[in-house]
């Protein structure tokens, strides 16, 4: 250089173009315990990598850019 593949809470995931973007684990406060742990209750925490396009509507479709991985001379 050219193809592809991946980017979504702190971390690993999902989410048929349509109801508030959900689950798991981690974190906070609470209960319970003599105290930790365990369990069980509640809560924060997300501009969905970044611009821009298509659409009544975009996490998802398209294009550019930019991180990581792969294959190619």
């Nucleotide at each position: 250089g050219c193809c592809c593949c991946u980017u979504u809470g702190g971390c690993g995931c999902a989410a048929u173009g349509g109801a508030u973007a959900g689950c798991g684990c981690g974190u906070a406060g609470c209960a319970c315990u003599u105290c930790u742990a365990a369990u069980g209750c509640u809560a924060a925490g997300g501009u969905u990598g970044c611009g821009a396009g298509u659409u009544c509507g975009a996490g998802u479709c398209u294009c550019g850019c930019a991180a990581g991985g792969g294959g190619u001379a």
Predicted 3D model of a 73-nucleotide RNA (transfer RNA) from a Methanobacteriota archaeon. Its Rfam family is "tRNA". Gene Ontology term of the family: triplet codon-amino acid adaptor activity. The family's RNA type in Rfam is transfer RNA. RNAcentral holds the sequence, with entries from ENA.